Predicted 3D model of a 73-nucleotide RNA (transfer RNA) from a bacterium.
It matches the Rfam family "tRNA". The family's RNA type in Rfam is transfer RNA.
Its mean pLDDT, the model's own confidence on a scale to 100, is 81.
RNA sequence: GGGCUGAUAGCUCAGCUGGCAGAGCACCGCGUUUGCAACGCGGGGGUCCGGGGUUCGAGUCCCCGUCAGUCCA
Numbered sequence: 001g002g003g004c005u006g007a008u009a010g011c012u013c014a015g016c017u018g019g020c021a022g023a024g025c026a027c028c029g030c031g032u033u034u035g036c037a038a039c040g041c042g043g044g045g046g047u048c049c050g051g052g053g054u055u056c057g058a059g060u061c062c063c064c065g066u067c068a069g070u071c072c073a
Base pairs, nucleotide, nucleotide: 001072002071003070004069005068006067007066010025011024012023013022019056027043028042029041030040031039049065050064051063052062053061
């Protein structure tokens, strides 16, 4: 320098053919316990890596950029 893959909640990751942003763990409250853990019920938390474009509508499609991983040179 070139190819490919990825970036979504605090963490690990889903998100289909463009149509209300989700799960598990973590966190908070309540129940249970002498207490803790575990368990049960409920709750909070996101400008979806940045910018632009297409569209009635973009996490999703297109362009540019940044970062990470990997392969080639």